[in-house]
Molecule: Bacterial large signal recognition particle RNA
Organism: Dehalococcoidales bacterium
RNA sequence: CUGUGAUAGACGGGGAGUUAGCGGUGCCCUGAACCUGAAAUCCGCUUUAGCAGGGUUGAUUUCUUGCCCACGGUCCUUUUAUUUGCGGGACUGUUUGAAUUAAGUGGUGUUGAAGGUUGGGUCCUGCGCGGCAGAGCGCUAUGAAUUCUGUCAGGUCCGAGAGGAAGCAGCAGUAAAUAGAGGUAUCUGGGUGCCGCAGGAUUACCUGACCCGAGCAGGCUGAUUCCGACAAGCCGCGGAGCGGGAACAACGGUAAGGUCACAG
Numbered sequence: 001c002u003g004u005g006a007u008a009g010a011c012g013g014g015g016a017g018u019u020a021g022c023g024g025u026g027c028c029c030u031g032a033a034c035c036u037g038a039a040a041u042c043c044g045c046u047u048u049a050g051c052a053g054g055g056u057u058g059a060u061u062u063c064u065u066g067c068c069c070a071c072g073g074u075c076c077u078u079u080u081a082u083u084u085g086c087g088g089g090a091c092u093g094u095u096u097g098a099a100u101u102a103a104g105u106g107g108u109g110u111u112g113a114a115g116g117u118u119g120g121g122u123c124c125u126g127c128g129c130g131g132c133a134g135a136g137c138g139c140u141a142u143g144a145a146u147u148c149u150g151u152c153a154g155g156u157c158c159g160a161g162a163g164g165a166a167g168c169a170g171c172a173g174u175a176a177a178u179a180g181a182g183g184u185a186u187c188u189g190g191g192u193g194c195c196g197c198a199g200g201a202u203u204a205c206c207u208g209a210c211c212c213g214a215g216c217a218g219g220c221u222g223a224u225u226c227c228g229a230c231a232a233g234c235c236g237c238g239g240a241g242c243g244g245g246a247a248c249a250a251c252g253g254u255a256a257g258g259u260c261a262c263a264g
Base pairs, nucleotide, nucleotide: 001264002263003262004261005260006259009057010056011055012030013029014028015027020046021045022044023043024042034054035053036052037051063257064256065255066254067253068252072248074246075245076244077243080241082240083239084238085237086236087235088234091233092232093230094229095228097226098225099224100223101222103221104220107216108215115211116210117209118208119207120206121205122204123200124199125198126197127196128195129193130192132189133188134187135186136184137183139180140179141178142177148173149172150171151170156165157164158163
């Protein structure tokens, strides 16, 4: 140096969590890297830290260790012009309402403001008059076959006769009732009336006369204040992101190390 056979080793790793601690199942990141059994109110082990059984590869670019790079998640941080949730509501700001004021503006006023005196009306009550509606009374008309009245033709009855009696129809009038016009000493009613009289009331509105002699009223804009609302600025607490730091760290790169036996 070559060949053969064995063995060490390898056949994934890491983060958080759990744990006295170490691994595993489970979650997550990476990667491509055997099989079976059990395993989160857990399973197995003890700093030499998975257990039990089987299989492949096997000393070499496997593998071990150091260093470099770096996915990744975890933790810390007033690093932050960022963003978001909750709460507060003294201050700034916005705003409904209320009060005060009168700078502007519009209206009105010497054809007389506001104010004062006085009268009247609107308002209430009572009485009266009128009117409307209804009822009643009166007038006119119709109106009782029989059950109203009068007169009762004809006819009927009584009588010897003279005469008498009842009485249908018709006519006239009337009762109940109906209709009409529109009259009236009457009665009742009202969201009746530019009506009259008296009394009451008089805050408000309208109107007339007189006195007085310059403002009056609105509240549109403005100013000030107050109660409240909004909660944008502001304050507080928390979350997230950006920045920084710490430990861990897959994959990858690089350097070193890299067993034994036999034969030639």